[in-house]
RNA sequence: GGGUGGUUAGCUCAGCUGGUUAGAGCGUCACGUUGACAUCGUGGAGGUCGGAGGUUCGAGUCCUCUACCACCCA
Numbered sequence: 001g002g003g004u005g006g007u008u009a010g011c012u013c014a015g016c017u018g019g020u021u022a023g024a025g026c027g028u029c030a031c032g033u034u035g036a037c038a039u040c041g042u043g044g045a046g047g048u049c050g051g052a053g054g055u056u057c058g059a060g061u062c063c064u065c066u067a068c069c070a071c072c073c074a
Stems, first nucleotide, its partner, number of pairs: 001073007010026004019057001028044005050066005
């Protein structure tokens, strides 16, 4: 330099063929349960979906550029 895959919550990841409110598990906080801790149960907080631009009535999802990570080729 060329190619492929990836980037979504603190961590690990879903998200279909573009559609109305962006989710799960773990973690975290509060409450309940306990003599206390753990477990368990209930509830909450936490995201402008790597960045910018474009297409569209509408973009996490499509297109372009760009940054970073992994792998392959040279």
Source information:
This is a predicted structure of a 74-nucleotide RNA (transfer RNA) from a Patescibacteria group bacterium. It was read from a public genome assembly. It matches the Rfam family "tRNA". About the family: Transfer RNA (tRNA) molecules are approximately 80 nucleotides in length. Rfam classes the family as a transfer RNA. The coordinates come from a structure-prediction model, not an experiment, and the mean pLDDT is 81.